[in-house]
Context: one part of a larger RNA
RNA sequence: GAGUAGCUUCAAGGGCGGUGAGAACCCGCCCCGCCGGAAGCCCAAGGGUUCCUGCGUCAAGUCAAUCUGCGCAGGGUGAGUCGGCCCCUAAGGCGAGGCCGAAAGGCGUAGCCGAUGGGAAUCCGGUCAACAUUCCGGAACCGCUGUCGACUGCGAUGGAGGGACGAAGAAGGGUAGCCCAUCCGGGCGCUGGUAGUCCCGGUUCAAGCGUGUACCUUCGCCGGGUAGGCAAAUCCGCUCGGCCCAACGGGGAGACGCGAGCACGAGCUCCCAAGGGAGCGAAGUGGGUGACCCCAGACUUCCAGGAAAAGCUCCUAAGCAUCAGGUCGGCAGCGACCGUACCCGAAACCAACACCGGUGGGCAGGGAGAGCAUCCCAAGGCGUGU
Numbered sequence: 001g002a003g004u005a006g007c008u009u010c011a012a013g014g015g016c017g018g019u020g021a022g023a024a025c026c027c028g029c030c031c032c033g034c035c036g037g038a039a040g041c042c043c044a045a046g047g048g049u050u051c052c053u054g055c056g057u058c059a060a061g062u063c064a065a066u067c068u069g070c071g072c073a074g075g076g077u078g079a080g081u082c083g084g085c086c087c088c089u090a091a092g093g094c095g096a097g098g099c100c101g102a103a104a105g106g107c108g109u110a111g112c113c114g115a116u117g118g119g120a121a122u123c124c125g126g127u128c129a130a131c132a133u134u135c136c137g138g139a140a141c142c143g144c145u146g147u148c149g150a151c152u153g154c155g156a157u158g159g160a161g162g163g164a165c166g167a168a169g170a171a172g173g174g175u176a177g178c179c180c181a182u183c184c185g186g187g188c189g190c191u192g193g194u195a196g197u198c199c200c201g202g203u204u205c206a207a208g209c210g211u212g213u214a215c216c217u218u219c220g221c222c223g224g225g226u227a228g229g230c231a232a233a234u235c236c237g238c239u240c241g242g243c244c245c246a247a248c249g250g251g252g253a254g255a256c257g258c259g260a261g262c263a264c265g266a267g268c269u270c271c272c273a274a275g276g277g278a279g280c281g282a283a284g285u286g287g288g289u290g291a292c293c294c295c296a297g298a299c300u301u302c303c304a305g306g307a308a309a310a311g312c313u314c315c316u317a318a319g320c321a322u323c324a325g326g327u328c329g330g331c332a333g334c335g336a337c338c339g340u341a342c343c344c345g346a347a348a349c350c351a352a353c354a355c356c357g358g359u360g361g362g363c364a365g366g367g368a369g370a371g372c373a374u375c376c377c378a379a380g381g382c383g384u385g386u
Base pairs, nucleotide, nucleotide: 013031014030015029016028017027018026032383033382034381035380040363041362042361043360046343047342050341051075052074053073054072055071056070060068061067080141081140082339083338084337086119087118088117092113093112094111098107099106100105122139123138124137125136126135142335143334144333145332146331147330148329149328150327151326152325153320154319158315159314160313161312166302167301168300169299172295173294174293177289178288179287180286181285183201185199186198188196208258209257210256211255215251216250217249220243221242222241223240224239225238226237228236229235264284267280268279269278270277271276272275303306349358350357365377366376367375368374
C1' cells in the first nucleotide's frame, strides 16, 4: 500500500424463552422462507473414527461462539441366509513341458489366477445415546455330516443335455404405488361463516399348503436299427415304425386360505419431567387408476447373427456289487473367517481450502402436464459460518 480488496452463487430471516462471565450465530418453542428426479433416502468407490456421550475453548472455523467434521476422555460396528471369502469361468495375466533368443529374456499348450458375469438359503415387528435382513420376538429356509427306517445299480477330472445370453418393437395378464368412497376416533371455531363440513388413521412379510389361474410352449411317448459324440453308454445325435396331432405334460406371475395375534395402529392414561419412560388401544372394508416392476430366458420382426465355465440333470468306464454307493423320509449335530460405525452429488471422496468444479448405481409421492420438462407442494432436509 491499507484498516483498502475480500469475508465465496440473489434460499431470508423474525419473536419469545433457556444456558452462560459473555449470545445476531449454541439449545427449545412459534412464525416466515428455500429444495423436493433434490439441496430427500439407500448402495458402490474413496475416506478411515469424521459416529455416540461427557468435559473443554489455546489453536482450527474467513466474525463471534457457551457451538463443531476442533482438543481430551470414554463408548460404539454382533450374520449359516446381506457382501466377500468359497465353486466357476471372460478380457487380460502367469505359465509345467515346449518353441525362439548373445545374456537378460520373448512367445505359448495343458493348467492356474483373474468379476465388472454364472452358482444354496430370511422375512416382518421391536429395541440402544450410537449397530441391526446381524441383537430380541415370531414365523421360515438352505447346505453338509451322522444315525435310523424303507426302497434301490451305483460309480468321473470322461460323453451328452442344461446353464446360455443380440437389437428394435408391440400387446396382454398382474402387482407395487396412488386416488376416491366406506368404516373408526376427535373437533364445532377468541375474527364474517361453519352440523355438514374439517382433521388423523385405516397395515400386515418371507416361507409352506391348496387351486394350480391369466398367459407361454408343442416340446411328447413306445419299439427297432445305428458306422457319429476320439474308449463305453441304456445318454445325445441320426434313422425306421407305431401312438398322438390337441390334449396329457412342462413353464408360470398374481389372486385366495394359513402365517396372523398377544403384532402394528389414530389417539388416550399414568410417571418422572432436562428429555423421556410405562401401559391401554378404535376402525382395519369396497371401488377406481396404474407403472420404467413381475409373468419374461415369454412374444413379433430384423440382420450386423448376438461370452465361457462350474453348480444341476442324464449316460456309461475302471471298479464295487448281502458291502460301499444312490433315492426318499424321521431325528440329531454343524455352518468357520473377513466387512458391517459414519460421510457418500459431499464441510468427511477427487480438486493445496469447511473451494460456485467433478463423482458410478438404486428409490421416484400429490396437483397441472405427453413427460424424470416446468411451477407449486408431501415425506424428508435445509436458510448456504460474519
Predicted 3D model of a 386-nucleotide part of an RNA (large-subunit ribosomal RNA, domain III) from Thiohalorhabdus sp. Model confidence (mean pLDDT): 82 of 100. It matches the Rfam family "Bacterial large subunit ribosomal RNA". The source organism's lineage runs through Bacteria, Pseudomonadati, Pseudomonadota, Thiohalorhabdaceae and Thiohalorhabdus.